Predicted 3D model of an 81-nucleotide RNA (c-di-GMP-I riboswitch aptamer) from a marine eukaryotic metagenome.
The RNAcentral record of the sequence draws on MGnify.
The prediction has a mean pLDDT of 86.

RNA sequence: GAUAAAGGCAAACCGCCCGAAAGGGUGGGGCGCAAAGCUACGGGCCUAAGGCCGAGAGGCUAUGGCUGACGGGCUGCCGAA
Numbered sequence: 001g002a003u004a005a006a007g008g009c010a011a012a013c014c015g016c017c018c019g020a021a022a023g024g025g026u027g028g029g030g031c032g033c034a035a036a037g038c039u040a041c042g043g044g045c046c047u048a049a050g051g052c053c054g055a056g057a058g059g060c061u062a063u064g065g066c067u068g069a070c071g072g073g074c075u076g077c078c079g080a081a
Stems, first nucleotide, its partner, number of pairs: 001078001008033002013028006031068001037074003041071002044066003050061004
């Protein structure tokens, strides 16, 4: 980041699979993205199986998740002036 170009990623939604859920994987799809590459490190957010509390309804809790909401760390493709 030239009004760029090459190449890349892939939201919603849909099929199948995994999961208690949140959510994830994969195929289709394409809203967007210059780190929309990696990392739960910080605050934050989601879920609550198990555990604890409760007469019950229910409440609390991450050892489960979210980086395409933000910050930090690490790494990196192409390209003129």